[in-house]
RNA sequence: AGAGUUUGAUCCUGGCUCAGAAUGAACGCUGGCGGCGUGCUUAACACAUGCAAGUCGAACGAGGCUGGGGGGGCAACUCUCCAGUCGAGUGGCGGACGGGUGAGUAACACGUGGGUAACCUGCCCGGAAGUGGGGAAUACCUCGGGGAAACUCGAGCUAAUACCGCAUGACAUCUUCGGGACGAAAGUCCUGACGAUCAAAGCGGGGUCGCAAGGUCUCGCGCUACCGGAUGGGCCCGCGCCCGAUUAGCUAGUUGGCGAGGUAGCGGCUCACCAAGGCUUCGAUCGGUAACCGGCCUGAGAGGGCGAUCGGUCACACCGGAACUGAGACACGGUCCGGACUCCUACGGGAGGCAGCAGUGGGGAAUCUUGCGCAAUGGGCGAAAGCCUGACGCAGCAACGCCGCGUGGAGGAUGAAGGCCCUUGGGUUGUAAACUCCUGUCGGUUGGGAAGAAAUCUUGCGGGGCUCAUACCUCCGCAAGUUGACUGUACCAGCAAAGGAAGCCCCGGCUAACUCUGUGCCAGCAGCCGCGGUAAUACAGAGGGGGCCAGCGUUAUUCGGAAUUAUUGGGCGUAAAGGGCGCGUAGGCGGCCUUGCGUGUCUUUCGUGAAAUCCCUCGGCUUAACUGAGGACGUGCGGAAGAAACUGCAGGGCUCGAGUCCGGGAGAGGGGGGUGGAAUUCCCAGUGUAGCGGUGAAAUGCGUAGAUAUUGGGAGGAACACCGGUGGCGAAGGCGGCCCCCUGGACCGGUACUGACGCUGAGGCGCGAAAGCGUGGGUAGCAAACGGGAUUAGAUACCCCGGUAGUCCACGCCGUAAACGAUGGGCACUUGGUGUCGCGGGUAUCGACCCCUGCGGUGCCGAAGCUAACGCAUUAAGUGCCCCACCUGGGGAGUACGAUCGCAAGGUUGAAACUCAAAGGAAUUGACGGGGGCCCGCACAAGCAGUGGAGCAUGUGGUUCAAUUCGAUGCAACGCGAAGAACCUUACCCGGAUUUGAAAGGCUCAUGACAACCGAUGAAAGUCGGUCUUGUAGCAAUACACAUGAGUACAGGUGCUGCAUGGCUGUCGUCAGCUCGUGCCGUGAGGUGUUGGGUUAAGUCCCGCAACGAGCGCAACCCUUACACUUAGUUGCCAUCAGGUCAAGCUGGGCACUCUAAGUGGACUGCCUACGCAAGUAGUGAGGAAGGUGGGGAUGACGUCAAGUCCUCAUGGCCCUUACAUCCGGGGCCACACACGUGCUACAAUGGUCGGUACAGAGGGCUGCAGAGCCGCGAGGUGAAGCUAAUCCCAAAAAACCAACCUCAGUUCGGAUUGUAGUCUGCAACUCGACUACAUGAAGCUGGAAUCGCUAGUAAUCGGAGAUCAGCACGCUCCGGUGAAUACGUUCCCGGGCCUUGUACACACCGCCCGUCACACCAUGGGAGUCAUUUGCUCUAGAAGUCGGUGCGCCAACCUCGUGAGGCAGCCGCCUAAAGAGUGAAUGGUGACUGGGGUGAAGUCGUAACAAGGUAACC
Repeated sequence: AGAGUUUGAUCCUGGCUCAGAAUGAACGCUGGCGGCGUGCUUAACACAUGCAAGUCGAACGAGGCUGGGGGGGCAACUCUCCAGUCGAGUGGCGGACGGGUGAGUAACACGUGGGUAACCUGCCCGGAAGUGGGGAAUACCUCGGGGAAACUCGAGCUAAUACCGCAUGACAUCUUCGGGACGAAAGUCCUGACGAUCAAAGCGGGGUCGCAAGGUCUCGCGCUACCGGAUGGGCCCGCGCCCGAUUAGCUAGUUGGCGAGGUAGCGGCUCACCAAGGCUUCGAUCGGUAACCGGCCUGAGAGGGCGAUCGGUCACACCGGAACUGAGACACGGUCCGGACUCCUACGGGAGGCAGCAGUGGGGAAUCUUGCGCAAUGGGCGAAAGCCUGACGCAGCAACGCCGCGUGGAGGAUGAAGGCCCUUGGGUUGUAAACUCCUGUCGGUUGGGAAGAAAUCUUGCGGGGCUCAUACCUCCGCAAGUUGACUGUACCAGCAAAGGAAGCCCCGGCUAACUCUGUGCCAGCAGCCGCGGUAAUACAGAGGGGGCCAGCGUUAUUCGGAAUUAUUGGGCGUAAAGGGCGCGUAGGCGGCCUUGCGUGUCUUUCGUGAAAUCCCUCGGCUUAACUGAGGACGUGCGGAAGAAACUGCAGGGCUCGAGUCCGGGAGAGGGGGGUGGAAUUCCCAGUGUAGCGGUGAAAUGCGUAGAUAUUGGGAGGAACACCGGUGGCGAAGGCGGCCCCCUGGACCGGUACUGACGCUGAGGCGCGAAAGCGUGGGUAGCAAACGGGAUUAGAUACCCCGGUAGUCCACGCCGUAAACGAUGGGCACUUGGUGUCGCGGGUAUCGACCCCUGCGGUGCCGAAGCUAACGCAUUAAGUGCCCCACCUGGGGAGUACGAUCGCAAGGUUGAAACUCAAAGGAAUUGACGGGGGCCCGCACAAGCAGUGGAGCAUGUGGUUCAAUUCGAUGCAACGCGAAGAACCUUACCCGGAUUUGAAAGGCUCAUGACAACCGAUGAAAGUCGGUCUUGUAGCAAUACACAUGAGUACAGGUGCUGCAUGGCUGUCGUCAGCUCGUGCCGUGAGGUGUUGGGUUAAGUCCCGCAACGAGCGCAACCCUUACACUUAGUUGCCAUCAGGUCAAGCUGGGCACUCUAAGUGGACUGCCUACGCAAGUAGUGAGGAAGGUGGGGAUGACGUCAAGUCCUCAUGGCCCUUACAUCCGGGGCCACACACGUGCUACAAUGGUCGGUACAGAGGGCUGCAGAGCCGCGAGGUGAAGCUAAUCCCAAAAAACCAACCUCAGUUCGGAUUGUAGUCUGCAACUCGACUACAUGAAGCUGGAAUCGCUAGUAAUCGGAGAUCAGCACGCUCCGGUGAAUACGUUCCCGGGCCUUGUACACACCGCCCGUCACACCAUGGGAGUCAUUUGCUCUAGAAGUCGGUGCGCCAACCUCGUGAGGCAGCCGCCUAAAGAGUGAAUGGUGACUGGGGUGAAGUCGUAACAAGGUAACC
């Protein structure tokens, strides 16, 4: 510090997610030791049991026990005194601290800084004074009574440091009168005088006197009143302190005053009276939530979150209320009352309060021992010893956290075994282990063994103080004695022994770490993206690896990353976001000069900012965690001094901002009134006759009752053609004939006046298109709804004919819009060019223009700059300042609820649950468009011939079957794989057999042959039997070879996956395209080049150009064909010469010609003309065999279709292994209601039949082609000459031509089908071959919708040959013969190329996508109600208690002795908790039914949107 995720890719916006740190945690797996910490976050739920606050006998009177003394008694025992101890009670101090908890509280509760001149303060300290003298009770106790108990009543006795008078008493308090200081005053402080009021308690030690009581001296403690201090508190104030405005108004003791009461004290704190105030958009009130802080976590910081442990404050103590006591409480372990709950009970009554420490139940994901000790620290009491102390110190439990340590170290390679992987070579686990040597932490065991302890106290000694005192007491010092829960702990040493001590998570990317197996969209994983549908590094296991380590992961939560609420530090044209527009209130901001003040601001200094924490330094535990000391920090608040630039405030001045005035012209600016012509419609009349109208085409409609058309006249309403213009005006909405009236604003010129008067503007007020609403008018045209006609699968639409609201006017509402420049307003600054509107200046002119120039408006193009890009660019989206509005992922939703406005429709404000991993912007490349432009192609058109109808052949689908093997499926499957299914083929079915196998090679063992022949059996395969037989080398053993058998690895598979693959192929398409290097442009995807202007069959070429070059394609090179030449001349040829035949190159001969087959030439727009810059194009041009690529072939760019093929072959993986392998017989692939494709033959006269006569090319031939001749009607047979082929054969070419017949008919057309008889091939023609002859003679008379081929030697037509092949051809391939028609042209259909445009498509239009309905699930609104909680107001009633009143009952202290003072009970009153009644409000739960929403696999209906989305879309 970033990363993943929207896209085909890119940039941006934007959300989601991850990596970090942290925790009082919990859960899963695992777990050796120690130190230091931490441990009910939930039920402030309920609590059994024990303990947590007592102490003082030196305040007091009893009593018990022990010891001692004395008396009585025989004794038991009893009385008394002393000492010690225990000790209920009276009394004092303490139980207001310490400890717990966080319910309440949004508050002066807390924090911080001040104030108190408005206050208190027990114990403690300092100062100064006093402590005199009396009195009356009472608890305990005794007796009696009540009660189950708790407890209580009556009578009697008694003490005090308990209680009550009296005395004394000022420096205390108060009254009055003075003085001084401070202060604005109120008042406060100091001080003087008179007067008034108010105190007390004793106990202990020592000396001395005394029998004692007691006196006296002294010491200590205590007590009283007072002054001061310290400490602790009370109260007041400034500032700070959560969320909600879908809470906007709140308040009657309320705000203030006067007086009184009350308090420690100020105060409406309380009361009477008076006034009517007080708070609030700088957020009152109400609602929700919450103890606050030091700090803790996080963060670079600013911030954000939290408020456990430790520390400070507050609040609470079962819930609510109340006071008493006291220095202090409205009191956790006190009291009273009400309530709930629990317990006891004799039913009459009582008792209780763990949010103290342990502990229990309960709740919960979850949080410990009913431990030890007061040794230390601290606290209470005490003179002290001491007692008490669940504060505290320790221990226990828990990996809950932090920190430290260990589980061994070194050596050790045939790199062991095993595991895993493997390309079978090996690799890895891995120096890891074994093994050798060593060490000894922790744990174990044996022994030793601290620190924490210093005090206090006692005794002794020394010194000091007090004192009459060497006594007592006290202080200091020294010595001795005395105290440890933890604990025999920490620590140390000895001993033995590698022995007892490693797990968890992860390994697709983010993110570090990869393979195998299993699984097969299953099981599962997942933080996000996403994995899993047979080759999963993503599931599960394993091996290996990575990370951390006594822990590791997960979950939850916080901060961070997130600049994703942006103060630091964001935005708003199109991504979310500018208010529809103006006026203006509060507020914010504000020109130039000057004076003063000193608010902000700045400097210096002082106080404070507790300690702990954080940071630094040093120190203590072996280290660290932890901890001690010192320092630093503490951004804040307050006081003092100073500065005066800026800001602010106050004063003075200025004119440039703003405004006023004067003079001008422009304008659809607004309101009102009037007026004009054109047009539509209607009415009347004329002319006139059959149609008009409307559409893609029609129909509805109108018209013979006279329309449309046309002429004249009239009525009425609405709107204003031309001018008219990115012209004008207005704030926006908006404004358009002409004239008049009223009226707003802007602009130009002048520069007289005011003197900052300004800008913006939350709320507020006004204006505000269309539609809509109300009332009343008006209504020509247009026109929702509605009716009709069409269209359509439907058509509640688009089109047509009608037509009502409405559109118009007046008045009143509504208040919205894609109210848009999707761009708030103001001011200033920042290169330019060119239009246009308004006004002005200059020059020139007779004048207007032109030209130069100023101000204001309105456009276009562009610099810098900005921007994600597009774009903006002096009219900013640039550079700055000021103010306002608004945004924070998509959906849910501008919805619900609430509030408010409205007559309504509805508007404004405006959520949440839930859900998604995106939703978006701009630009790029493609693809697509019922977008555009240009251009090609038998693409259409123009033609010719077909298919689709028939019969047959063949392939396919379907069906059937034991099987009808499999594949191919739009073009681009269907006479395709198959260039040959009777067996074989053959992969399918039935049946019979074989199992190392039908074929291959390796190893081991055995045998010695194998083969061949014969026989039996069988359908065959096969099985059984027989005959016969050993090879080579070597003397031999044996070896090699071969064969058979057994065994073993293995063979074999047309079994699966063409979506694991190679190879091959189809297709777009023989279309003209597809790319690269460098450079340049762009943030980037990418572009440029390759686009443009021409041209071409062509990205062919030329020109231009930020491109310059290059590659794969095109073309050419290759083959063939057309011409010529050269060479060559047999098997070819025959002109000349000769011979010869019925005829014939038959023969000699020849190589001229044809031809053959090798080479060469030829054609290149080369020449001419025209056009053109050129490329090139045109010309029945010339020449030429051929002319503009001459014809044909081969040749197929980058790529697309997961196209086809695992059944040609090859091949990964999977599967079968006496079978999915192999052999054999038979069957099937040939089935047949049907449908389709491709063909053949026809339907006839351009024909058929018969007869005759011609003319090819290219092939094939030895398992072959086969002649002549003979036989057969024929298929064919026979025959064998010739030929390994320019020689012989197949071989007849056919159409054509000549002649004849047929004469338009189901025929002399057509030949299917069937019968009979044959031929050939073959082991075999039944299923299931071809052919022949005779007989039979079906459909069919030119083929609906639709559709194929072809542009010249082509179509059409005619025959020939070949491959396959025993045989089988209407198929396929090749060959020649005869040989056309037509093309105006590119509008349309199909396909394609280039450019451009739109896009919401990118699996790319066979795309995407919307809404209803149906089903399931989820959350949510409404809802008659109902339940619960909180709360306001008005009442009823009112415990305890304070206060007040009363007090005839009761009362010891005092007195004047009484009906005294004073007090108490009782009663009454005010206030008031819980309770109750009534009536509202708010929140939540639930609710038949109901509304929409979201999500879900392939459901239904349509096609709304995206391309002109087929009616442009949207508001």